RNAcentral holds the full RNA, with entries from ENA. Small-subunit ribosomal RNA, 5' domain from an uncultured bacterium, 530 nucleotides, folded computationally. Its mean pLDDT, the model's own confidence on a scale to 100, is 86.
[in-house]
Context: one part of a larger RNA
RNA sequence: GGAUGAACGCUAGCGACAGGCUUAACACAUGCAAGUCGAGGGGCAGCGGGGAGGUAGCAAUACUUCCGCCGGCGACCGGCGCACGGGUGAGUAACACGUAUGGAACCUGCCCGUAGCAGGGGGAUAAGCGGAAGAAAUUCCGUCUAAUACCGCGUAAUAACUCCGAGAGGCAUCUCCUGGGGUUUAAAGGGUAACACCGGCUACGGAUGGCCAUGCGGCGCAUUAGCUAGUUGGCGGGGUAACGGCCCACCAAGGCGACGAUGCGUAGGGGUUCUGAGAGGAAGGUCCCCCACACUGGUACUGAGACACGGACCAGACUCCUACGGGAGGCAGCAGUGAGGAAUAUUGGUCAAUGGGCGCGAGCCUGAACCAGCCAAGUCGCGUGAGGGAAGACGGUCCUAUGGAUUGUAAACCUCUUUUGUCGGGGAGCAAAAGACGCCACGCGUGGCGUUCCGAGAGUACCCGAAGAAAAAGCAUCGGCUAACUCUGUGCCAGCAGCCGCGGUAAUACGGAGGAUGCGAGCGUUAUCC
Numbered sequence: 001g002g003a004u005g006a007a008c009g010c011u012a013g014c015g016a017c018a019g020g021c022u023u024a025a026c027a028c029a030u031g032c033a034a035g036u037c038g039a040g041g042g043g044c045a046g047c048g049g050g051g052a053g054g055u056a057g058c059a060a061u062a063c064u065u066c067c068g069c070c071g072g073c074g075a076c077c078g079g080c081g082c083a084c085g086g087g088u089g090a091g092u093a094a095c096a097c098g099u100a101u102g103g104a105a106c107c108u109g110c111c112c113g114u115a116g117c118a119g120g121g122g123g124a125u126a127a128g129c130g131g132a133a134g135a136a137a138u139u140c141c142g143u144c145u146a147a148u149a150c151c152g153c154g155u156a157a158u159a160a161c162u163c164c165g166a167g168a169g170g171c172a173u174c175u176c177c178u179g180g181g182g183u184u185u186a187a188a189g190g191g192u193a194a195c196a197c198c199g200g201c202u203a204c205g206g207a208u209g210g211c212c213a214u215g216c217g218g219c220g221c222a223u224u225a226g227c228u229a230g231u232u233g234g235c236g237g238g239g240u241a242a243c244g245g246c247c248c249a250c251c252a253a254g255g256c257g258a259c260g261a262u263g264c265g266u267a268g269g270g271g272u273u274c275u276g277a278g279a280g281g282a283a284g285g286u287c288c289c290c291c292a293c294a295c296u297g298g299u300a301c302u303g304a305g306a307c308a309c310g311g312a313c314c315a316g317a318c319u320c321c322u323a324c325g326g327g328a329g330g331c332a333g334c335a336g337u338g339a340g341g342a343a344u345a346u347u348g349g350u351c352a353a354u355g356g357g358c359g360c361g362a363g364c365c366u367g368a369a370c371c372a373g374c375c376a377a378g379u380c381g382c383g384u385g386a387g388g389g390a391a392g393a394c395g396g397u398c399c400u401a402u403g404g405a406u407u408g409u410a411a412a413c414c415u416c417u418u419u420u421g422u423c424g425g426g427g428a429g430c431a432a433a434a435g436a437c438g439c440c441a442c443g444c445g446u447g448g449c450g451u452u453c454c455g456a457g458a459g460u461a462c463c464c465g466a467a468g469a470a471a472a473a474g475c476a477u478c479g480g481c482u483a484a485c486u487c488u489g490u491g492c493c494a495g496c497a498g499c500c501g502c503g504g505u506a507a508u509a510c511g512g513a514g515g516a517u518g519c520g521a522g523c524g525u526u527a528u529c530c
């Protein structure tokens, strides 16, 4: 000198764009953050409509009972999602990450393409109804019922397994192709005015996502020198999507290490960021990719996918409820609270856009996201006026003191301008689609045209007009390094200080004043890196 997720002191006009618990992976009140589908199903608790009956009333109407008939729909069965998105960096020195390969050792829901198929049956169960236990959480018994829930049967190969042949290739174990025989395995319906449409099952291929293995690379200590018993290898099995001591039985005695094993300490890795002419050194916050974790430890279940942040079970610590028998919970999601700390924001708005889940769709959900709020914490831009104006005014300070120097064109005064701010008026883009309605076309489920619907931000940005210099400058320094000097007070005191060093009666070094220098809505100090 540059830099920072900074803090502190003094000061502070505006905007844009970015950023905001670096400490206690400490504990958390409250609200929200993952639902959706009635075009899978039985139903009808609640709401609206309709129908039938009853009571009151002349009637309108009011009250009431029944009917799932219609729109819909709480809870329930079922499907898909909840493994994404969001957070954090505790652990991890490891195939965790980066890069480059391999998988003749693998999986892949939804999506796309191709070829085929969907015949005929059965038994339950939740909700419901009735009853019981319990303070509650919840649980139990009896009985009824449905399905795209569950289970047999039939059919099926280019699937899987196995037996017998022919051929091709390679990288040990093998792989691929082809012919024949045997065994095993499927399915679901819904819906419409419609045979529209949406789904179901099997196989092959694709795409996407994942899993595994390997070479190389990136840290400190040798004041850590030896480490290892499933350890190293083999044979056979189990397990897995798959290879493998991954696990097991048996057999052998190996394997790693001065090219740093093992141990200890520290640490998420990378793209990148800062600095530097570079080589290098340091860092890994925001954004993107990967990994790991979800109160602590462990375990599996479901599923295409988890050993699962807002799922389950067990153990532990902590907090809460309790009728003392027993139960409930997990903000390292968004806000917010306490604590810690030098220190880090609102218990805000909207699904309008982008994206995600479900749904034929309308749509619903979405603290992802987009916006708004707070903070000079950063970068950039703008302003705090411009031109003229010498009696070089008053006042202040200084001096060689009837006088002069300086503050200083500075002020006053004259002529202008009006950015920003204030007030008034107008007023966006972000909206494209999808959907709905109507019309048209054909290769008949797609396309085209027209109309319509939809904006949180926000009456914001921006534009126009009005008045008015009006409302807007500080901070540090002035001995040398280092730009900038005098007076006064103090008298080794009070104090200053980054280093050298100042201060003991003439201090340009302390305090104040005048003046000057530097930067400027900031300026200094502290901390850290180069």
Base pairs, nucleotide, nucleotide: 001530002529003528004527006526007525008524009523010522013382014381015380016379017378019375020374021340026338027337028336030335031334032333035080036079037078040077041076043073044072047071048070049069050067051066052065053064054063055062056061087293088292089291097217098216099215100214101213102212103211106210107209111206112205113204114203115202116201117200119153121151122150128143129142130141131140132139133138159184160183161182162181163180164179165178167176168175169174189198190197219265220264221263226256227255228254231253232252233251234250236248237247238246268290269289270288271287272283273282274281275280295316296315297314298313299312318329319328320327321326346372348371349370350369354368355366356365357364358363385416386415387414388413395407396406397405398404399403420471422466423465424464425463426462430457435452436451437450438449439448440447441446442445474519475518476517477516478515479500480499481498485514486513487512488511489510495502496501